[in-house]
Molecule: transfer RNA
Organism: Acidimicrobiales bacterium
């Protein structure tokens, strides 16, 4: 220098053919318990890596950039 993959909640990750951003764990509150753990119920938490474009509408499509990984030179 080139090719491919990944980037979404604190963590691990879904998100289909463009149409309300989600799950589990964690955190917090309540129930249960003498208390703790386990269990049950609930709540909060997001610039979807950054920018531009396409579109009525973008996590999703196009282009550029950044970071990480694998491979080639």
């Nucleotide at each position: 220098g080139g090719a491919c993959g990944c980037a979404u909640a604190g963590c691990u990750c879904a998100g289909c053919u463009g149409g309300c951003a989600g799950a589990g764990c964690a955190a917090c509150g309540c129930c249960c318990u003498u208390a703790c753990a386990a269990g049950g119920c609930g709540u909060g938490g997001g610039u979807c890596g950054c920018g531009u474009g396409u579109u009525c509408g973008a996590g999703u499509c196009a282009c550029g950039c950044u970071g990480c990984g694998u491979c080639c030179a």